Context: one part of a larger RNA
RNA sequence: GACGAACGCUGGCGGCGUGCUUAACACAUGCAAGUCGAGCGAGAAAGCUCCUUCGGGAGUGAGUACAGCGGCGAACGGGUGAGUAACACGUGGGCAACCUGCCCCAGGGAGCGGGACAACCCGAGGAAACUCGGGCUAAUACCGCAUGAAUCGCUGCGCCACAAGGCGCGGCGGGAAAAGGUAGCUUCGGCCUCCGCCCUGGGAUGGGCCCGCGGCGCAUUAGCUUGUUGGUGGGGUACCGGCUCACCAAGGCGACGAUGCGUAGCUGGUCUGAGAGGACGAUCAGCCACACUGGGACUGAGACACGGCCCAGACUCCUACGGGAGGCAGCAGUGGGGAAUCUUGCGCAAUGGGCGGAAGCCUGACGCAGCAACGCCGCGUGAGGGAAGACGGCCUUCGGGUUGUAAGCCUCUUUCAGAGGGGACGAAGCCUCCGGGGUGAAUAGCCCACGGGGUGACGGUACCCCCAGAAGAAGCCCCGGCUAACUACGUGCCAGCAGCCGCGGUAAUACGUAGGGGGCAAGCGUUGUCC
Numbered sequence: 001g002a003c004g005a006a007c008g009c010u011g012g013c014g015g016c017g018u019g020c021u022u023a024a025c026a027c028a029u030g031c032a033a034g035u036c037g038a039g040c041g042a043g044a045a046a047g048c049u050c051c052u053u054c055g056g057g058a059g060u061g062a063g064u065a066c067a068g069c070g071g072c073g074a075a076c077g078g079g080u081g082a083g084u085a086a087c088a089c090g091u092g093g094g095c096a097a098c099c100u101g102c103c104c105c106a107g108g109g110a111g112c113g114g115g116a117c118a119a120c121c122c123g124a125g126g127a128a129a130c131u132c133g134g135g136c137u138a139a140u141a142c143c144g145c146a147u148g149a150a151u152c153g154c155u156g157c158g159c160c161a162c163a164a165g166g167c168g169c170g171g172c173g174g175g176a177a178a179a180g181g182u183a184g185c186u187u188c189g190g191c192c193u194c195c196g197c198c199c200u201g202g203g204a205u206g207g208g209c210c211c212g213c214g215g216c217g218c219a220u221u222a223g224c225u226u227g228u229u230g231g232u233g234g235g236g237u238a239c240c241g242g243c244u245c246a247c248c249a250a251g252g253c254g255a256c257g258a259u260g261c262g263u264a265g266c267u268g269g270u271c272u273g274a275g276a277g278g279a280c281g282a283u284c285a286g287c288c289a290c291a292c293u294g295g296g297a298c299u300g301a302g303a304c305a306c307g308g309c310c311c312a313g314a315c316u317c318c319u320a321c322g323g324g325a326g327g328c329a330g331c332a333g334u335g336g337g338g339a340a341u342c343u344u345g346c347g348c349a350a351u352g353g354g355c356g357g358a359a360g361c362c363u364g365a366c367g368c369a370g371c372a373a374c375g376c377c378g379c380g381u382g383a384g385g386g387a388a389g390a391c392g393g394c395c396u397u398c399g400g401g402u403u404g405u406a407a408g409c410c411u412c413u414u415u416c417a418g419a420g421g422g423g424a425c426g427a428a429g430c431c432u433c434c435g436g437g438g439u440g441a442a443u444a445g446c447c448c449a450c451g452g453g454g455u456g457a458c459g460g461u462a463c464c465c466c467c468a469g470a471a472g473a474a475g476c477c478c479c480g481g482c483u484a485a486c487u488a489c490g491u492g493c494c495a496g497c498a499g500c501c502g503c504g505g506u507a508a509u510a511c512g513u514a515g516g517g518g519g520c521a522a523g524c525g526u527u528g529u530c531c
Base pairs, nucleotide, nucleotide: 001530002529003528005527006526007525008524009523012379013378014377015376016375017374018372019371020337025335026334027333029332030331031330034072035071036070039069040068047060048059049058050057051056079290080289081288089214090213091212092211093210094209095208098207099206103203104202105201106200107199108198109197111145112144113143114142120135121134122133123132124131125130151174152173153172154171155170156169157168158167159166160165180195181194184191185190216262217261218260223253224252225251228250229249230248231247232246233245234244235243265287266286267285268284269280270279271278272277292313293312294311295310296309315326316325317324318323343369345368346367347366351365352363353362354361355360382412383411384410385409392403393402394401395400416472418467420465421464422463426458429455430454431453432452434451435450436448437447438446439445475520476519477518478517479516480501481500482499486515487514488513489512490511496503497502
């Protein structure tokens, strides 16, 4: 000098930040991922109105709600640092060894058919979680045929490449797919708008794999290794590869530190330092890893998947004892641990994300607010005048000195806090389709730097005006030397102080108190850690 600090004393205001460093300990409760009716079928009830033979019925509610099939998302965003000394990270390269949903560009295509399964109805089992059987049904769900592209095998030509090989064009053979919805017009044949569907090529973005180099400690760790090292072949993968398997060979690594053990997420950076360097890796940003512990795969463009599935284990809960349910290292919050770390808040108004044509819905991401002097920064606690100098305190050589212009008193000011009044920016935009204009056959659509209306959690906040009155606002540490600041009394090696040297045993500037002084100041000291 610095800190994600803690502790002691003290504490007025604001702005901006920061806030479980310990038990990756266990978790009550609520919320944190949905959305689409412009993909599909089905479809209530309450309420209100009317009728009624008083049993009920009709209309509306409403093609609404709740579900189901289907699509996209749920692999992002958010958390944590356990593990990891590793191509995990950083940096520079390689892939002629690869993938990429949504998005963009270009080209081409969408022909004809079929059968189901939920929902629903009926039945059955179960305490529950749920499950089973039978029957009906739609689709942008599923399947078959057609077309025949990528691609594969054989083959011809050209170009590229050091090479393995790559790119383009052609022949023969093998070999795919598709789905509709919607507004408008219609002479009912269809036309057209927008959103989709399938295939191919390219792009963009995101990823996968490989390599050079770089960044901890211990040699009181010296030898390590059998899928081990290489080859051939098969399998597997998006792809290369001992990734995996069979066989063959006997290799591979190591004092330029293998192996083992310990420690640790890595980086941009942060702190310090003139620098070189040293230490660290909170917040913010990039990458990685993990999601009760261990293992596994499924779906998918993408996961071996925090709020998905299966198995095993520990733990907790429910149970009718047969069997089930759960996973806060999401936001808040609880217990526990600890020197120590916050609200079970408001809002989707903004930014961003998912779905949707849109309206919109969802969003503890985020934006705000709350708590905490935890940090940095700013402001205030008044300003000017005022005595050879009050009172009181302290000291005194008793003369006086000092506190001290300090106070009183006079003249002013009113920041901040307080009362009253006004009151935002953030809304560029988006929506509405009310008016107007353009295009147009049109009163559809679409467009407009036109006008109107709607849309703010923060928040009656910031800010502005105004009112009153110096009015509400100073402490902490130190004063032997280092080190800036001295006297008195008390104590008497006691009580105590102390960072080092050292003080205290009867005149202690070193202990305690007082007066005075010094330093910092809404803080000041102490402790811890790093330079």